[in-house]
The prediction has a mean pLDDT of 87. This is a predicted structure of a 487-nucleotide part of an RNA (small-subunit ribosomal RNA, 5' domain) from an uncultured bacterium. It matches the Rfam family "Bacterial small subunit ribosomal RNA". RNAcentral holds the full RNA, with entries from ENA and SILVA.
Context: one part of a larger RNA
């Protein structure tokens, strides 16, 4: 000097910024990823409408909207949270070649005939329930098959031989589908080199170390596997123990170097705890399966449900950290031609003096230097221009009128906000710690080695500037001490 700070005392107003550091404890409740009917069948509601009626409706058919449960398509792998774990190619810098990429951009070409199903739904059924079983029936940008395929893709004797597809919709503007190049983003891998103590851890390792053949991935590679050979690492510190996310950056100091990684960016990692894989361009997937464990709830005791280290909240923990707020108005993302939907991201409000930073808590004139209050050598002195008192102002709050920009034609949560006018009236706004030396500030009275103080050094045993209270002084000031912890 500095803090994501607590404590005490004490508290006017704004801007702008933070806010669970502890228990990666358990967690009611509500929200926090849905969208597309312009991909499909269905149902229902609403309008016209025929028939039939016991006037309650019943069944038939027409069209334009709507509303959605199912199939189906994108998105759930983005964006929030957390720092358990990790001493690692995790990060941080620098480079590399054996790769991959959904949407986007760009360039060539193509969308050609068929065919079976399965949900929705109907019927029978099981079950308390969560959820199912059976059988009927259907459509699709949902499955499948044929065909057409190159510069794509295997194979080659380099002649050629083999394989690989597609979905339509619609307001006829368009949006889409396949295959193949390229590109741009994005990510997966791999090395140098940096990256905390401990030797009171000195040896450590069998996929171990290399090599061949296989296998496996997008793709090197012991990544796996068979054999074969004995290797690899280590006092330049392996091995084990502790201890920790890591960085841009924060602090502090002149600098070097120390210390630390709140908030805001980057990157890793996790998601009740242990593992597993599916689906996908991408996950071994925070609000997705699957098994196992604790742990908590329902149950008809047969069986089933949950995951807040998302956003409020709530218990506990703790010296200690907010509201179960409003809005999609802007930024930005998802779905969708579009309208629009979503979006606790994000803007915004709300609480807290928790930090910074800005105003205010009045200005000027005023001595018989009042009164009173301490002190006193009893003259005085000092509080003190201080106050009253005249004169003035009106920032801030406060009431009243107007009233924005953020927003492109439209759409403002904020918000009647911010600003601006007008109005009253000093009117409503000061406190904290220190006065022995370090240290800026003295005197009384109380106390009597008591009771206290105290950072050091020490101060109190009857004349205490060092305890305690007054007066008077000194420094800060909406803060001021005091504890911690860093330099």
């Nucleotide at each position: 000097a500095a803090c994501g700070a607590a404590c005490g005392c004490u508290g006017g107003c704004g801007g702008c910024a933070g806010g669970c550091u502890u228990a990666a404890c358990a967690c009611a409740u509500g929200c926090a990823a849905g969208u597309c009917g312009a991909g499909c069948g269905a149902a229902c509601c609403c309008c016209c409408u025929g028939a039939c009626u016991u006037c309650g409706g019943u069944u038939g058919g027409g069209a334009u909207g709507g509303u959605u449960a199912g199939c189906g398509g994108c998105g759930g792998a983005c964006g929030g949270g957390u720092g358990a774990g990790u001493a690692a190619c995790g990060c941080g810098u620098g480079g590399g070649a054996a790769c991959g990429u959904g949407c986007c951009c760009u360039u060539g070409g193509g969308u050609a005939a068929g065919g079976a199903a399965c949900a929705a739904c109907g019927g029978c059924u099981g079950g308390a329930a969560a959820c199912g079983g059976c059988u009927g029936c259907u459509a699709a940008u949902a499955c499948c098959u044929u065909a057409u395929g190159a510069u794509c893709c295997u194979c080659u004797u380099c002649g050629g031989a083999g394989g690989c597809a597609a979905a339509g919709a619609u307001u006829u503007a368009u949006c889409g589908c396949c295959c193949a190049g390229g590109g741009a983003u994005c990510g997966g891998c791999c090395c140098g080199c940096g990256u905390u103590g401990g030797a009171u851890u000195a040896g450590g390792u069998a996929g171990u170390u290399g090599g061949u053949g296989g296998g496996g991935u997008a793709a090197u590679g012991g990544c796996c596997u068979a054999c074969c050979a004995a290797g690899c690492c280590g006092a330049c510190g392996a091995u084990c123990c502790a201890u920790a996310g890591c960085u841009g950056g924060u602090u502090u100091g002149a600098g070097a170097g120390g210390a630390u990684g709140a908030u805001c960016a980057g990157c890793c990692a996790c998601a009740c705890u242990g593992g597993g894989a599916c689906u996908g361009a991408g996950a071994c997937a925070c609000g997705g399966c699957c098994c196992a464990g604790a742990c908590u709830c329902c149950u008809a005791c047969g069986g089933g449900a949950g995951g807040c280290a998302g956003c409020a909240g709530u218990g506990g923990g703790g010296a200690a950290u907010c509201u179960u707020g409003g809005a999609c108005a802007a930024u930005g993302g998802g779905g969708g031609c579009a309208a629009c939907c979503c979006u606790g991201a994000u803007c915004c409000a709300g609480c807290c003096a928790u930090g910074c930073c800005g105003c205010g808590u009045g200005a000027a004139c005023g001595a018989u230097g009042a009164a009173g209050g301490c002190c006193u050598u009893a003259g005085g002195g000092u509080u003190g221009u201080a106050a009253a008192g005249u004169u003035c102002u009106u920032u801030c709050a406060g009431c009243a009128g107007g009233g924005a920009a953020g927003a492109u034609a439209a759409u403002g949560a904020c918000g009647g906000u911010a600003c601006c006018u007008g109005c009253a009236g000093a009117a409503g706004a000061a406190g904290c710690c220190c006065c022995g030396g370090c240290u800026a500030a003295c005197u009384c009275c109380g106390u009597g080695c008591c009771a206290g103080c105290a950072g050091c050094c020490g101060c109190g045993g009857u004349a205490a500037u060092a305890c305690g209270g007054a007066g008077g002084g000194g420094g800060c000031u909406a803060g001021c001490g005091u504890u911690g912890u860093u330099c």